Model confidence (mean pLDDT): 84 of 100. c-di-GMP-I riboswitch aptamer from Anaeromicrobium sediminis, 86 nucleotides, folded computationally. RNAcentral holds the sequence, with entries from Rfam. Taxonomically the source falls in Anaeromicrobium (Bacteria, Bacillota, Clostridia, Peptostreptococcales).
């Protein structure tokens, strides 16, 4: 450098709920918690999913459709990165 790997050590992150805040809302932040995770670090580049403020469509009573919103701990890609073995 390239790979493989969680079993070893030293660490890391923290679902899920709970308050608090912020957003139309999905969802983000903080704290508190720890199901997991060998990239459960970072990036929205493809796909999927999820919301629909505004905005279209269609009414006689309330729907459809729509990302420029969001999700990296959905999948995949991109960069980066402790320890060990080859």
């Nucleotide at each position: 450098u390239g790979u493989u790997g969680a079993u070893a050590a030293a660490g890391g992150c923290a679902c899920a709920c709970u308050c608090g805040u912020u957003g139309a809302a999905a969802g983000g932040c903080g704290a508190g918690g720890u199901c997991g995770c060998a990239a459960a670090a970072c990036u929205a580049u493809g796909g999927g999913u999820c919301u629909a403020a505004g905005g279209a469509a269609a009414c006689g009573g309330a729907u459809u459709c729509u990302a420029c919103g969001a999700u990296c701990g959905c999948c995949a890609g991109g960069u980066u990165a402790c320890c060990a073995g080859c």